[in-house]
RNA sequence: GCAACGAAAAGGCAAACCCGUCGUGAGGCGGGGACGCAAAGCCAAGGGUCUCGUUCGUCACGGAUGAGACAGCCUGGCUGCCGAA
Numbered sequence: 001g002c003a004a005c006g007a008a009a010a011g012g013c014a015a016a017c018c019c020g021u022c023g024u025g026a027g028g029c030g031g032g033g034a035c036g037c038a039a040a041g042c043c044a045a046g047g048g049u050c051u052c053g054u055u056c057g058u059c060a061c062g063g064a065u066g067a068g069a070c071a072g073c074c075u076g077g078c079u080g081c082c083g084a085a
Stems, first nucleotide, its partner, number of pairs: 005083002012037002017032006035072001041078003045075003048070010
């Protein structure tokens, strides 16, 4: 130095919920707020979940198809602070 690992230290992020705002919606953004997180930093490539439109069926729900959302659902890719056992 690199990998693995995650004690300590310095910090970091921010769930639910509330307010405002954008969106048909899932949800996003800002403020408050902390459930938690060693990548809860970034990426929609694969799977999954969710939303909207069209359509088929036995119309609960499931299938086809198009457009979206979720990175705090998982896999994967890229990058990163510290350094005990």